Predicted 3D model of a 348-nucleotide part of an RNA (small-subunit ribosomal RNA, central domain) from a metagenome. RNAcentral holds the full RNA, with entries from SILVA.
[in-house]
Context: one part of a larger RNA
RNA sequence: CUGGGCGUAAAGCGCACGUAGGCGGAUUGUUAAGUGAGGGGUGAAAUCCCAGGGCUCAACCCUGGAACUGCCUCUCAUACUGGCAACCUCGAGUUCGAGAGAGGUAAGUGGAAUUCCGAGUGUAGAGGUGAAAUUCGUAGAUAUUCGGAGGAACACCAGUGGCGAAGGCGGCUUACUGGAUCGAUACUGACGCUGAGGUGCGAAAGCGUGGGGAGCAAACAGGAUUAGAUACCCUGGUAGUCCACGCCGUAAACUAUGAGAGCUAGCCGUCGGCAAGUACACUUGUCGGUGGCGCAGCUAACGCAUUAAGCUCUCCGCCUGGGGAGUACGGUCGCAAGAUUAAAACUC
Repeated sequence: CUGGGCGUAAAGCGCACGUAGGCGGAUUGUUAAGUGAGGGGUGAAAUCCCAGGGCUCAACCCUGGAACUGCCUCUCAUACUGGCAACCUCGAGUUCGAGAGAGGUAAGUGGAAUUCCGAGUGUAGAGGUGAAAUUCGUAGAUAUUCGGAGGAACACCAGUGGCGAAGGCGGCUUACUGGAUCGAUACUGACGCUGAGGUGCGAAAGCGUGGGGAGCAAACAGGAUUAGAUACCCUGGUAGUCCACGCCGUAAACUAUGAGAGCUAGCCGUCGGCAAGUACACUUGUCGGUGGCGCAGCUAACGCAUUAAGCUCUCCGCCUGGGGAGUACGGUCGCAAGAUUAAAACUC
C1' cells in the first nucleotide's frame, strides 16, 4: 500500500457557515459520454510463459505458439450512471395561524447578605483551632439598633425541567432580535446532503489600554503543625475575579460516541403542541424534545439498544507498537505567554 478500524484498547476536528469537489427523489422522451457485445488496425525485436530443438548437461542459444491485460477506430444494444428536454410532489423551502423557552444584545431597576463609614446602647473580651498562636479590642472591639456608601452575585421557585451549533444561558422590567415546535391550506418544484481549503463563533486562565474593587483570593508575609513543612490548618493580603474596547484560540471544549437519510419489538416517566372522546380532569391517538428499563441485533467485555455502539447508503475528519514527542527544526499566527503544522537519530 491493501486491509482493518475510531464510546473505554491508537483514532471524531471544540462548534458552525460555506467554496471547490463527491453524492443525490419520482415519471417520460432523447442522446449514446461511461457501460456491454462484435469487427478492424496497432500493441517493433529482445524479455516473461508454453511446446519442441542445439551446444556431453546446465547456464546460454535457436524455432514455433501464446501473451503483450493497452490504445485507436467502426457497427450494434440502451437496463443502470451521465448530458439534454419536459413534467411530478413524497425531500427541501415559502405563506398563514397558534403557543413554549435562563436563546442573544442593550438600557433601566429590586431585595437579602458580606464589608466599610457615621451615630446610639453597652463592657471586656472578641476571633480562630484538633489544641493554639499570629490578629482585633479600654484611643471602647465583639454583640445589638438606626442611617449612609460601594461592589459583586441573584436564596426560595428549581425539576436526569427549558433554550442554544458548540462554548454556554437563571432576580425583575422594557426595547431590538435569532432559532425551533405544532396546526392548516395554498405556493415553489429537487432548489438537497456533506464539505478539502477558507471564514466566523469559541469556558477558564493569561495579555494590552482605561476604569472599578465589596467579598473571595494565586504570589507574598506572619502564626501553627512537623525531624523538616517552600504544604494541608489559621490571621492577613496583591495581581486577578467585575466593566468597556482589543488580543489569545486552548480544556476530561465529554455523550471521551462527526454530519445527514432510510429501516428494525415494546414498556414506564417528563417537557411543548394538536385532535377525538367523555366521567371535566382524565383516557386514547399523533408530532417534536428529554430521561429510565428492555427484545432482536451488535460488542473483547463493560455495555449500546428508534436519542444505537443494530441493518444499510452518502460525504468529511482521524488512527496504524511503546519511549524519544505533541518535542526539535522550518513555516504560519501572536504584544507576549504561547498556539498550530510536525519529524529523525537513538532505544525497548
The prediction has a mean pLDDT of 89. Its Rfam family is "Bacterial small subunit ribosomal RNA".